[in-house]
């Protein structure tokens, strides 16, 4: 920063300082919040994207060789584990909806129309890991 790629129903608080908001944005909904909100600082903790190390596999190489056996990991794929670094996160699905197709009920008969779900998916947006 109108880029790329991954993931986004799981999971995990207290303390101190502050004092009215907080859940991106915008609306309409739901909440959270003087039993202390945003934000700042300890601390704890979750995860497991990068990194790091172990551990299977394959792969490749080395050695012998009688179709086999042994060995090793500079670089590679893959699977699992641990969590020391780097982020990241610790209410509610990304708190929900809003754009599109699908689809079920209801309204008073409707293929229209309004309501109200549910299913896919997109936009958006976070967060990483790359890029420029």
């Nucleotide at each position: 920063c109108g880029c790329u790629c991954a993931u986004c129903c799981a999971g995990a608080g207290g303390g101190a300082c502050a004092g009215a908001g907080g859940g991106a944005u915008a609306c309409g909904g739901c909440c959270c919040g003087u039993u202390g909100a945003a934000g700042u600082c300890c601390c704890g903790g979750c995860a497991a994207c990068c990194c790091u190390c172990c551990c299977g596999c394959c792969g490749a190489c080395c050695u012998u060789g009688c179709c086999g056996a042994g060995g090793u990991c500079c670089a590679g794929g893959u699977g699992g584990g641990g969590a020391a670094g780097g982020u990241g996160c610790c209410a509610a699905u990304u708190c929900c909806g809003u754009c599109u197709c699908g689809u079920g009920g209801c309204g008073a008969g409707a293929u229209g129309c309004g309501c109200c779900g549910c299913g896919a998916g997109g936009a958006a947006g976070a967060u990483g890991a790359g890029g420029a």
The RNA shown here (SAM riboswitch aptamer (S box leader)) has 132 nucleotides. Rfam family: SAM riboswitch aptamer (S box leader). About the family: The SAM riboswitch is found upstream of a number of genes which code for proteins involved in methionine or cysteine biosynthesis in Gram-positive bacteria. The RNAcentral record of the sequence draws on Rfam. Model confidence (mean pLDDT): 77 of 100.